[in-house]
């Protein structure tokens, strides 16, 4: 130097200047001034918590969800350490508990898909038509079907074969080491029972009540229901007055007063927190503790943005070259609030590793 695996990490930065939200502070109320003002995912809202209201003696019966193990955590379906097992093996992946508790399924094909059987072959024996034959057996080697075929390879052994004997693999039971444990290692013993599927029903072991900041709480207008008290005998239209004339009251009452509930606003819940940063101490790690240090959005039609000069960093062209021109900045964007998971990301940095080449 070229590829590549994993892990972290930044997501342009300085100035002006116009504009926008929140909080102090001043104001002659127009405003001025300080100061803070997205993410690494702020997304999906899957999954876990904290709050809040409701709802609940205690157990059980269903229901969901997790699922080697052993640690972190508030809590997790998460993270971190080991085991196993698989694969294209630095590394990535894995719902990775029980299939000898029961129950049920295994399509086609194939004799046979789980009480075993025997299509072709093998293999002796019997018959007569004497052979490309028939019959009762034996056999699971060897072929065939199929995702899967009843322990696998050898040697023996036999008529021919069979765990039938035997070794060495796997499997069961029972000691042994090692390890907290999931397992690992090794031994004795059994001739072999027990095909797969449990994201079939199930067992088994933990977990889990319901809605959610539009939670939920406080203040409170006009109108027009409700509740009380006082209370006239009368009010109200007809264009101001009067008469009349209609309508409503007169037990259910006009007027006025008060009390409550809801709506329209307003305020709290609201953002200092399982909270960032550093440094030290334990831990292989997730983490944990110990001291310093900082305050870092809170809006409610919803602020966080526009333009401008440099300067970095991409592309494009031109040029030997130095350098000039021109273009260009993903993906998104907070709405109780916190831990994860999953996705989307232009273009960079920085560590560990692995292969291959060149040079020395």
């Nucleotide at each position: 130097g070229c590829g590549g695996a994993c892990g972290g990490u930044c997501g342009g930065g300085c100035a002006g200047u116009c504009g926008c939200g929140g909080c102090a502070c001043c104001u002659u109320c127009g405003g001025g001034c300080g100061u803070c003002g997205a993410g690494g995912a702020a997304a999906g809202u899957c999954c876990g918590g904290u709050c809040u209201c409701c709802a609940c003696a205690g157990g059980g019966c269903g229901g969901c969800g997790u699922g080697c193990c052993g640690g972190c955590u508030a809590a997790c379906g998460g993270c971190c350490g080991g085991g196993c097992g698989g694969c294209a093996a630095u590394g990535c992946c894995g719902a990775c508990g029980g299939a000898a508790a029961g129950u049920g399924c295994c399509a086609c094909a194939g004799a046979a898909a789980a009480c075993a059987u025997a299509c072709c072959g093998c293999c002796a024996c019997g018959g007569c038509a004497u052979g490309u034959u028939c019959g009762g057996g034996g056999u699971a080697a060897g072929g065939g079907u199929g995702a899967a075929a009843u322990g696998g390879u050898g040697c023996g052994g036999u008529a021919a074969g069979a765990g039938c004997g035997c070794a060495c693999c796997g499997c069961g039971u029972c000691g042994c080491g090692g390890g907290c444990a999931a397992c690992c290692g090794g031994g004795a013993u059994g001739g072999c029972a027990g095909g797969g599927c449990a994201a079939a029903c199930c067992c088994c072991a933990c977990g889990c009540g319901g809605a959610g900041c539009a939670a939920g709480g406080c203040c409170a207008a006009a109108u027009a229901g409700g509740g009380g008290g006082c209370g006239a005998a009368g009010c109200g239209g007809c264009g101001g007055c009067c008469c009349g004339c209609c309508g409503c009251a007169u037990u259910g009452g006009a007027g006025u007063c008060c009390c409550g509930g809801g709506u329209g606003g307003g305020c709290c819940g609201c953002u200092a927190g399982a909270g960032g940063c550093g440094a030290c101490u334990g831990g292989c790690g997730a983490c944990a503790g110990u001291c310093g240090u900082c305050c870092c959005a809170g809006a409610u039609g919803a602020a966080u943005g526009g333009c401008u000069g440099c300067c970095a960093c991409c592309c494009g062209u031109c040029c030997u070259a130095a350098g000039a021109c021109g273009g260009g900045g993903a993906c998104a964007g907070a709405a109780a609030c916190c831990g994860g998971c999953u996705u989307a990301c232009a273009g960079g940095c920085c560590g560990u590793c692995c292969g291959c080449c060149c040079a020395c």